[in-house]
Molecule: Fluoride riboswitch aptamer (crcB RNA motif)
Organism: Deltaproteobacteria bacterium
RNA sequence: AAUCGAUUCGGCAAUGAAGUCUGCCGUGAACCGCCCUUCUUGAAGGGAUGAUGACUUCUACCUCAAU
Numbered sequence: 001a002a003u004c005g006a007u008u009c010g011g012c013a014a015u016g017a018a019g020u021c022u023g024c025c026g027u028g029a030a031c032c033g034c035c036c037u038u039c040u041u042g043a044a045g046g047g048a049u050g051a052u053g054a055c056u057u058c059u060a061c062c063u064c065a066a067u
Base pairs, nucleotide, nucleotide: 009026010025011024012023013022016058017057018056019055020054021053034047035046036045037044038043039042
């Protein structure tokens, strides 16, 4: 110096916040979604789901019902 393992720390997992857990990454990193069509090779148009990676809670939005 590089690689690997453990611990700790930080960041990230398609729209906000908190807790717990899981996974990934260590700053030229992880991450920045899916489907269809057209053009033609990375652009354009159209469509569907979701405030979660998962669970719980809160907030925002939407639908229905009751008071």